[in-house]
RNA sequence: GCUGGUGUGGCUCAAAGGUAGAGCAGAAGUAUCGUAAACUUCAGGUUGCAGGUUCGAUUCCUGUCACCAGCU
Numbered sequence: 001g002c003u004g005g006u007g008u009g010g011c012u013c014a015a016a017g018g019u020a021g022a023g024c025a026g027a028a029g030u031a032u033c034g035u036a037a038a039c040u041u042c043a044g045g046u047u048g049c050a051g052g053u054u055c056g057a058u059u060c061c062u063g064u065c066a067c068c069a070g071c072u
Base pairs, nucleotide, nucleotide: 001071002070003069004068005067006066007065010024011023012022013021018055026042027041028040029039030038048064049063050062051061052060
C1' cells in the first nucleotide's frame, strides 16, 4: 500500500429499513434477627465520526478514524 472483518449503556452481546433491547454490573425497595442469594422497580445509549439515499437508517451507499486478520 491492497483486501476483509469489527465498532451499539460501565462490561458481554442482540436488533438486517418502522418506538434501540437483553444478561451482568449500578441505585432503590420487598423479604430476612441480619447478610448474601432470590424477587420487584428504576437509571444509564445523539448506535466510532462526517455526509448521502429514504416518508423513515443500528440496518443500505460513500468517506474517514480506531482495532483485528490476511496479502504484498
Predicted 3D model of a 72-nucleotide RNA (transfer RNA) from a Clostridia bacterium. Its mean pLDDT, the model's own confidence on a scale to 100, is 81. It matches the Rfam family "tRNA". About the family: Transfer RNA (tRNA) molecules are approximately 80 nucleotides in length. It is annotated as a transfer RNA. It was read from a public genome assembly. NCBI's taxonomy places the organism under Bacteria, Bacillati, Bacillota, Clostridia.